[in-house]
RNA sequence: GCCUGAAUAGCUCAGUUGGUAGAGCACUUCACUCGUAAUGAAGGGGUCGUCGGUUCGAAUCCGAUUUCAGGCU
Repeated sequence: GCCUGAAUAGCUCAGUUGGUAGAGCACUUCACUCGUAAUGAAGGGGUCGUCGGUUCGAAUCCGAUUUCAGGCU
C1' cells in the first nucleotide's frame, strides 16, 4: 500500500430482505427475611464509531473517514 471483518445500553451480544431499538448480566426501588444472599415485581439507561448521500422513512442501502482484528505484498 491492497483485501476482508468488527464498531449498537456500564459489560457481553441480538436486531437479514428499510418502517419510529431489544435480551442477559450489572444498576436503582419495592416485596419476601431477624439480617444478608437467593427469589419475585417494577424502573432508569443507547439519536446504533464519525460525517455526508439516497428515500416519505436508514442500526439496516451507498460514499468518505476514525479505531480495532485478520490476511496479502

Transfer RNA from Candidatus Ancillula kalotermitis, 73 nucleotides, folded computationally.
The organism belongs to Candidatus Ancillula, within Bacteria.
It matches the Rfam family "tRNA". From the family's description: Transfer RNA (tRNA) molecules are approximately 80 nucleotides in length.